[in-house]
RNA sequence: UUCUUAUCAAGAGAAGUCGAGGGAACUGGCCUGAUGACGCUUCAGCAACCUCUGAAUUUCAUUCAGAAAGGUGCUAAAUCCAGCAAGAAGUUUUUCUUGGGAGAUAAGAA
Numbered sequence: 001u002u003c004u005u006a007u008c009a010a011g012a013g014a015a016g017u018c019g020a021g022g023g024a025a026c027u028g029g030c031c032u033g034a035u036g037a038c039g040c041u042u043c044a045g046c047a048a049c050c051u052c053u054g055a056a057u058u059u060c061a062u063u064c065a066g067a068a069a070g071g072u073g074c075u076a077a078a079u080c081c082a083g084c085a086a087g088a089a090g091u092u093u094u095u096c097u098u099g100g101g102a103g104a105u106a107a108g109a110a
Base pairs, nucleotide, nucleotide: 001110002109003108004107005106006105007104008103013043014042015041016040017039021032022031023030026083027082028081029080044075045074046073049071050070051067052066053065054064055063056062057061079102084099085098086097087096088095089094
C1' cells in the first nucleotide's frame, strides 16, 4: 500500500509550547479559533478491538459476565451535515427513512 471482517448518534481534558488557521480531500453548508485553536510534549482520563479470567452452548467456534497489567485507538459538534440511488411525507423545494460511496479504527491476510 491492497484485500477481508467488525464497529462508527455512547464515553472521556488539563498543563506547557507554538502562533493562524482548523474541522481527511473537493464542492456547498454549518461550526470552531488571538479568551490562543491546529500541531507537538507531559500527565490524566474514556472505551474494551486485540488480550486475560469465568460461565453456557448446537464444542474448537459463538454468546454472556467481569478485569484493565500489556498492544492499539480515542478524549467539540452523528464520521459536524449533505453530495450518489431508492422510497415516504409535505407542496415549491423542505424534512425524514433505507442503502451505496468515501473515510476512521481494530484484527487478520498478501

SAM riboswitch aptamer (S box leader), 110 nucleotides, folded computationally. It was read from a public genome assembly, where an Rfam model found it. The coordinates come from a structure-prediction model, not an experiment, and the mean pLDDT is 84.